[in-house]
Context: one part of a larger RNA
RNA sequence: AGCUGACGGUGAAUCCCUCGGCACACAGAGGCGAAGAAGGACGUGGCGACCGACGAAACACUCCGGGGAGCUGGAAGCAAGCAUCGAGCCGGAGAUAUCCGAAUGGGGCAACCCCAAGUACAGCCUGUUGAAUCCAUAGACAGGCAUGAGCCAACCGGGCGAACUGAAACAUCUUAGUAGCCCGAGGAAAAGAAAUCAAAAGAGAUUCCCCCAGUAGUGGUGAGCGAAAAGGGAACAGCCUAAACCAUAAAGCAUGCUUUAUGGGGUAGUGGGACAGCAACAAAGAGACUAAAGGUACUAGACGAAGCAGCUGAAAACUGCACCAGAGCAGGUAAAAGUCCUGUAGUCGAAAGCGCCAAUAGCUCAAGCUGAAUCCCGAGUAGCAUGGGGCACGAGAAAUCCCGUGUGAAUCAGCCGAGACCACUCGGUAAGGCUAAAUACUACUGUGUGACCAAUAGUGAACCAGUACCGCGAGGGAAAGGUGAAAAGAACCCCGAAAGGGGAGUGAAAUAGAACGUGAAACCGUCAGCUGACAAGCAAUGGAAGCUCGAUUAAACGAGUGACCGUGUGCCUGUUGAAGAAUGAGCCGGCGACUUAUAAGCACUGGUAGGUUAAAGCAAAAAUUGCCGCAGCCAAAGCGAAAGCGAGUCUGAACAGGGCGCAAAUUAUCAGUGUUUAUAGACCCGAACCCGGGUGAUCUAACCAUGUCCAGGAUGAAGCUUGGGUAACACCAAGUGGAGGUCCGAACCGACUGAUGUUGAAAAAUCAGCGGAUGAGGUGUGGUUAGGGGUGAAAUGCCAAUCGAACCCGGAGCUAGCUGGUUCUCCCCGAAAUGUGUUGAGGCGCAGCGGUUGUGAAUAUAGUCUGGGGGUAAAGCACUGUUUCGGUGCGGGCUGCCUCAAGCGGUACCAAAUCGAGACAAACUCAGAAUACCAGAUGUACACACAGCCAGUGAGACGGUGGGGGAUAAGCUUCAUCGUCGAAAGGGAAACAGCCCAGACCACCAGCUAAGGCCCCAAAAUGGUCACUAAGUGAUUAAGGAGGUGGGAGUGCAAAGACAACCAGGAGGUUUGCCUAGAAGCAGCCAUCCUUGAAAGAGUGCGUAAUAGCUCACUGGUCAAGCGCUCCUGCGCCGAAAAUGAACGGGGCUAAGUGACAUGCCGAAGCUGUGGGAUUAAUUAAUUAAUCGGUAGGGGAGCGUUCCGUAGUAGUGAGAAGCACUAGCGACAAGCAGGUGUGGACGAGGCGGAAGUGAGAAUGUCGGCUUGAGUAGCGAAAACUAGGGUGAGAAUCCCUAGCCCCGAAACCCCAAGGGUUCCUCCGCAAGGCUCGUCCACGGAGGGUUAGUCAGGACCUAAGGCGAGGACGAAAGUCGUAGUCGAUGGACAACGGGUCAAUAUUCCCGUACUAAGAAUGGUUUGUGCAGAGGGACAAAGAAGGCUCCAACCAGCUGGAUGUUGGUUACCAGUUCAAGCGAGCAAGGUAUUGAGAGGCGGAGAAAACGCUUUGAGCCAAGCCGCGAGUACGAGAGUCUACGGACUCGAAGUGGUGAGAGUCAUGCUUUCAAGAAAAGCUCUAAACACGUUAAGCCAUUAAUUACCUGUACCCGAAACCGACACAGGUGGGGAGGUUGAGAAUACCAAGGGGCGC
Repeated sequence: AGCUGACGGUGAAUCCCUCGGCACACAGAGGCGAAGAAGGACGUGGCGACCGACGAAACACUCCGGGGAGCUGGAAGCAAGCAUCGAGCCGGAGAUAUCCGAAUGGGGCAACCCCAAGUACAGCCUGUUGAAUCCAUAGACAGGCAUGAGCCAACCGGGCGAACUGAAACAUCUUAGUAGCCCGAGGAAAAGAAAUCAAAAGAGAUUCCCCCAGUAGUGGUGAGCGAAAAGGGAACAGCCUAAACCAUAAAGCAUGCUUUAUGGGGUAGUGGGACAGCAACAAAGAGACUAAAGGUACUAGACGAAGCAGCUGAAAACUGCACCAGAGCAGGUAAAAGUCCUGUAGUCGAAAGCGCCAAUAGCUCAAGCUGAAUCCCGAGUAGCAUGGGGCACGAGAAAUCCCGUGUGAAUCAGCCGAGACCACUCGGUAAGGCUAAAUACUACUGUGUGACCAAUAGUGAACCAGUACCGCGAGGGAAAGGUGAAAAGAACCCCGAAAGGGGAGUGAAAUAGAACGUGAAACCGUCAGCUGACAAGCAAUGGAAGCUCGAUUAAACGAGUGACCGUGUGCCUGUUGAAGAAUGAGCCGGCGACUUAUAAGCACUGGUAGGUUAAAGCAAAAAUUGCCGCAGCCAAAGCGAAAGCGAGUCUGAACAGGGCGCAAAUUAUCAGUGUUUAUAGACCCGAACCCGGGUGAUCUAACCAUGUCCAGGAUGAAGCUUGGGUAACACCAAGUGGAGGUCCGAACCGACUGAUGUUGAAAAAUCAGCGGAUGAGGUGUGGUUAGGGGUGAAAUGCCAAUCGAACCCGGAGCUAGCUGGUUCUCCCCGAAAUGUGUUGAGGCGCAGCGGUUGUGAAUAUAGUCUGGGGGUAAAGCACUGUUUCGGUGCGGGCUGCCUCAAGCGGUACCAAAUCGAGACAAACUCAGAAUACCAGAUGUACACACAGCCAGUGAGACGGUGGGGGAUAAGCUUCAUCGUCGAAAGGGAAACAGCCCAGACCACCAGCUAAGGCCCCAAAAUGGUCACUAAGUGAUUAAGGAGGUGGGAGUGCAAAGACAACCAGGAGGUUUGCCUAGAAGCAGCCAUCCUUGAAAGAGUGCGUAAUAGCUCACUGGUCAAGCGCUCCUGCGCCGAAAAUGAACGGGGCUAAGUGACAUGCCGAAGCUGUGGGAUUAAUUAAUUAAUCGGUAGGGGAGCGUUCCGUAGUAGUGAGAAGCACUAGCGACAAGCAGGUGUGGACGAGGCGGAAGUGAGAAUGUCGGCUUGAGUAGCGAAAACUAGGGUGAGAAUCCCUAGCCCCGAAACCCCAAGGGUUCCUCCGCAAGGCUCGUCCACGGAGGGUUAGUCAGGACCUAAGGCGAGGACGAAAGUCGUAGUCGAUGGACAACGGGUCAAUAUUCCCGUACUAAGAAUGGUUUGUGCAGAGGGACAAAGAAGGCUCCAACCAGCUGGAUGUUGGUUACCAGUUCAAGCGAGCAAGGUAUUGAGAGGCGGAGAAAACGCUUUGAGCCAAGCCGCGAGUACGAGAGUCUACGGACUCGAAGUGGUGAGAGUCAUGCUUUCAAGAAAAGCUCUAAACACGUUAAGCCAUUAAUUACCUGUACCCGAAACCGACACAGGUGGGGAGGUUGAGAAUACCAAGGGGCGC
């Protein structure tokens, strides 16, 4: 370390439970609100927060009822109280009811602010006024009313109105008048009493249900859309006006008419009414109106039968003996209760409120008959034309209905409709209005139900959930239940700092101990048995030794481990093909996918013989059942396009023929179940998109308004001055001057380069360099522009980490011919990857091939036999073409002859044709197979054919053969044909889908074989015979090469001596000749003879300058028998180089290689044997025969889960479910028992029924737990060290000492933002990247003090809102007066002290502002209104002054040292606002301050003219303030935190700048807010003289609301973090230096939480 067992931890599944949900039924109610709603904010308790309740009358008040003993909510505890004089509690009616909110006095950032304290606005009424414009009206004002406004789930009516989608594209069409937005109403709404339907018969308002009917129709006649009449039912209800005419009143004028108002009259289509006449004048009735005695529900309640004992922790179970029942529904009680409790059946009950019914009363309505004529009967209407919409109906032949524009009737002898239109006939009476019920819905209340859920389910929410949390916002949106009957919640002891644990105790149980029912798995441990360190791999399986053990069913048994041997490349998906290095899964557990409705086809089962009911109704034990209901549907007759005819009909001239029917065979219908299809999301998950309505400019882009910022240095434009110069300019020089999208360079802004970083410190940074840095500059605050859009110095950039069209929600479960996933078992059969069509090619349709059910004939098919046609292979050359040689040779070329021509010859040139010989062909065939195909015969029955229903497949792969393409390349491609794989396991080929053998129902420690094998691995021959190979060939290849070797054939030499070897010779003419410097056999050329001889070339090689020399040919000798050459062939050799060693499978082999022959054996899931199972068939009915590989797919049979009925079942505290273990059963499985332990309350089995019914995979989903791993990391490398202290514990906390870092910051102060983080005490679980005694953490207590600071009670900018108003389908948009709105204007306080924590706020001192009072004086004013003023740019230069700082000096003190004193060193040497008289740089002003006069219609001011003539503004200085102040330091005490006391000097000089003078001055062009405060003022108007204003004095007074702690370049803000980032303004010392650069320091703060 592995396996196993036991015991634990972690964890939360499972089971059981339910306080919560879900879906319905029956009733009720169907609104609340200016009498202030819905919804909130803030408060209220004796005691903190939260929920609930309540509202300053605040855990409650009053009255009336109920009720009867306790009560002060959840919620304990402490404290204090209430209650039989009736509390708490329940019901009814009242009172109170802060602030916000329609929100309503004004404003506003909801719950706040301000004021004069208000019904704001609209509407209505009354009154008074009152424009253009005479009357009048609009309008205005006052009073009154209390009508509207806002909220709310669905249902309802209306206005506007998509898109994805479907049509396999898309435009008409569809989705759909849907979604959405908007307006409005009610408990319902809408519709509604015929200008309606019909059809020759009739009906008689509307609405809803069934049916008609998927019909008639409509429709790119596509996809689709789709009525109506009639019939059956529910419910039923009808009315009022306008007009004619009459009366009254008023007004007008043409003076007899008109108009208006009111009343009467009148309301219809067999036309009615007016009008005229007659009759009647009341009874009876109707009502949808009002009131109401009484009754009856509801809103609290009351009574209400009957049991005990034993057993148990507890009884209700069980046992025993009883009882009630108009009550055995239900819940509770320690377990399972008719008789214990609450209740239940039944009965009774209301002071008050409210609903319904209603006697009765009131009110309202209502009438007849006959008439000739006359009058009336709804007008910019109907109709028509045109453009649209809506009707099922898309312009169509398109009626009917509605709208826009134009035109434009009739009045009963009229008009409209009946699907163009006309006629006839019929129906009706438009252009005014009202109307219950039947119908729709459920936010809400009550009661009840469930073959609905049971904590990953059911609502998102069983629990303090629309919460926590995320987002700027719209919006999104969780997790989380269980001690026990009862807290009896563990006194006390021990260990420990605690946490935690061990005892004790409680309890039936503590392994029920609060992390609490049960407690699975992953995962982590402890102990025990066996095993493991020479051994390689899906980790198992088949054998098997050893060791250790024993029990469900038992000794011929079983458990654990497993040395060693054989075999063996996971699962899923998807593929021609996966171990694949192709996809998916870390592991475990839960959840997770073919459903439902309607319609249709088919199959099966059942009912009936014609079948069957729908809506509705009735009954009942009441949602489910039964009856009724005959409207309708299917069938009963067909044929035809139809009229139509009909057992026939159509075609046709036909009585013909033919088609389809009739007849026969047959069937019809309804219901249930299954399956398939269609329509719906339709098996589940998954887009990118499109559209609608909203939310966003806190990021960023641009713009608007208002503020603010830019160290320092350099350059030196224009202009000006002076000089020169010119007739005068010009021009030149010097100076002055200070321009600039100027230069260098910090802050600031940016982002060119590199590195680092890349699971970062950081979702864009750091470091080192870099660009701009007075401008088209940067930045703050407030605001504007919004998605079919904005903005854009333009990159498709940016618009909240999102941009070729933001985000959120909705249409929406869009669509997806695409990918992935799709869950228990067994049995039978079993494909395809082809043809054809396709905007088709990875998709579909049809056919082919499969399954299943039925029918059929004696048929198909294999095999055999017989008979056929053919034009392929091979072959051939007769045809068509191609082609080589030869013969003859037309013709041509060349050439000769007498020169041209003609002609005649020659020819080793070309060559037609023909002959002979030899060849080639997919598009040649004289001839011509094998197979294949066709027909017939025979033959066989799981084969075949046909029909219905249900599919899948339509990517194929390799091998053989025959071809095409390619290169007679490809594991290439494409056809044909066969096989295998696909979908096929087994044996062989080492391993190896497609090759060879062979098709697995199961078992066997039986036999025989196939392919292939027989030395070992490794079963079988170290077998036999004959050969070959020597190369480890075997066990990789070619051209080419080679005295390898075997066999064969041929040819030559050889005993007259071959071949090889050895010995010897190899000569002379001659150095042949030529050539040459030389050439002598041997550079080269010609010739190549002769002689000697056994033989010897005018020389085969080597060699020399040339000779020489060596050698060969050739010859002799020795030796002695075979020796050469050529060809064919078997087996071998070389040729033969790749990256780790790797091409017999290895060992190894000389056979164990190769060839041949013969024999034996091994060898598979094949065949056989034995036993068993299933399917099908047959017949003998218990046997036989055949069959049983299998993907897609079809068919059949079962197992299990949850719930329901039986059922209050059996069983069960003597222990249910669940969980864990266990050797049983199932001769197929899914599965099912028994037992033991745990557990502590339920719960089978059988027979039926219904489904949220079975998981291993979906980069699934939720949770838990591993691995990685004690690994990376611990977030700026400014740095720590020591001693002491505290403490259980110290690198980390505190103190001390030292060291180091920042110092234009890493210091101090504000604004924004945050919100208690501030201070003190206590604490250390978690947070803090370590630690922790510490903390920005947890607990408790405390802390923020203002007339003057900031904001409001003042003002206005951009901009917002906006009375009236304008515009717009609606919502709404714009905008005047106004009103808000700071980033600006206006505006009064300073110094010191003080707390643990605040201070311009408290205290001390000294001031100021406003108001009011008194006194005195003086004046006429104030409001309104009109003016002034407020009031403004940029840059630059020069100067004055001052605080603070700094420096120098002086003075004082101190420490060290020293001491006699000084020097040197260190520290200190300080003081405001305000007031006051003076002084005063400077500015402005003689180009006129200030003052006076005059002018225009004009008061002041302003402006203009004029007179006079010096003022006005102003920092600052000085004095007071101001000393018992402060002050270095010293002393005393101390609880070490601090407190108290004393207290020196307290001067002069220098002094930059960015402060101030200064809103000044100069220059320039781009020409640089508004309003109020403040000042001035006639007339008119208003108020006012008992008032008001102003001045002075006086002492005591008054002065509201909000903020105020703390952080603020950050650990407290924005960045998910205690994050190297970002964040506006102010202050800012020393040395160096131009400087705010740089470096080092001060004050101050830190050493970066390993």

Notes
Predicted 3D model of a 1650-nucleotide part of an RNA (large-subunit ribosomal RNA, half A) from Cyanobacteria bacterium FACHB-471. It matches the Rfam family "Bacterial large subunit ribosomal RNA".